[in-house]
RNA sequence: CUCUUAUCCGGAGAGGGGAAGGGACUGGCCCGAUGAACCCUCGGCAACUAUUCUUUGCGCUCGCAAAGAAUCAAGGUGCCAAUUCCUGCAGGGAAACCUGAGAAUGAGGUGACCUGAGAGAUGAGAG
Numbered sequence: 001c002u003c004u005u006a007u008c009c010g011g012a013g014a015g016g017g018g019a020a021g022g023g024a025c026u027g028g029c030c031c032g033a034u035g036a037a038c039c040c041u042c043g044g045c046a047a048c049u050a051u052u053c054u055u056u057g058c059g060c061u062c063g064c065a066a067a068g069a070a071u072c073a074a075g076g077u078g079c080c081a082a083u084u085c086c087u088g089c090a091g092g093g094a095a096a097c098c099u100g101a102g103a104a105u106g107a108g109g110u111g112a113c114c115u116g117a118g119a120g121a122u123g124a125g126a127g
Stems, first nucleotide, its partner, number of pairs: 001127008013042005021031003025088001027086002043080003048076002050071009084119001089116004096110004
């Protein structure tokens, strides 16, 4: 870097250095001299990886798979503003508003919101 797969509306920050940027990208909207990125130290969150147990199914000797629970973890990662901050593409779509036509029903658009996809992040496995 690529592929497969799971998760992403919960949770958790202080000190020192540093010096003007940061929130992936787009458009927004935010954070930042009451100190951004980044580095170090300490702390914390969580439970992907770990161990054990329970239930169910398959196998039925060991075992395998799924769901749940416990340890809240010795280690490997990850994370500690805002839902992945919102958004983008497709489908649906209330109220309201807009557009042109019309005798009227009706048509188109904006659109909260819902569903799915995409993109991204992280873990595990593989190349």

Notes: SAM riboswitch aptamer (S box leader) from a Bacillota bacterium, 127 nucleotides, folded computationally. Rfam family: SAM riboswitch aptamer (S box leader). Its family is annotated with regulation of gene expression in the Gene Ontology. Taxonomically the source falls in Bacillota (Bacteria, Bacillati).